Molecule: transfer RNA
Organism: Bacteroidota bacterium
């Protein structure tokens, strides 16, 4: 250089087949609960979906550049 793949909450990963409100799990915060704490319940909070376009009534999803990680070929 070429050719495939990934990038979504602090952190691990869903979400496609069908484009239609962004979840889970872990960590935080707060309440139960305990003399306290740890464990166990219940709630919250927290995302410009890598970056710029471009289709669409609507994009995390579909196209087109890029930028960074793997693989693989040269």
């Nucleotide at each position: 250089g070429g050719u495939g793949u990934g990038a979504u909450a602090g952190c691990u990963c869903a979400a496609c087949u069908u484009g239609g409100u962004a979840g889970a799990g872990c960590a935080u915060u707060u309440g139960a609960c305990u003399g306290a704490a740890g464990a166990u319940c219940a709630a919250a909070g927290g995302g410009u979906u890598g970056u710029g376009g471009g289709u669409u009534c609507a994009a995390g999803u579909c196209c087109c550049a890029c930028u960074c990680g793997c693989a693989c070929c040269a």